[in-house]
RNA sequence: GGGGUAGUUGAGUGGUACAACGCCACACUGUUAAUGUGGAUAUCGCUGGUUCGAAUCCAGCCC
Numbered sequence: 001g002g003g004g005u006a007g008u009u010g011a012g013u014g015g016u017a018c019a020a021c022g023c024c025a026c027a028c029u030g031u032u033a034a035u036g037u038g039g040a041u042a043u044c045g046c047u048g049g050u051u052c053g054a055a056u057c058c059a060g061c062c063c
Base pairs, nucleotide, nucleotide: 003063004062007021008020009019010018015052023039024038025037026036027035045061046060047059048058049057
């Protein structure tokens, strides 16, 4: 100096966190796979501070 955000890999630079892959169900298929549709999953490393509001800004700490 850079980074820590779903199971994994990434996006998100103040306004109730998004995608891909993976997972589950259904359709299709002789079966699996592929394909299509739908669904579940992150108190954003921890503790404080600022703010009407923090993943986002500030401080300390951990990795």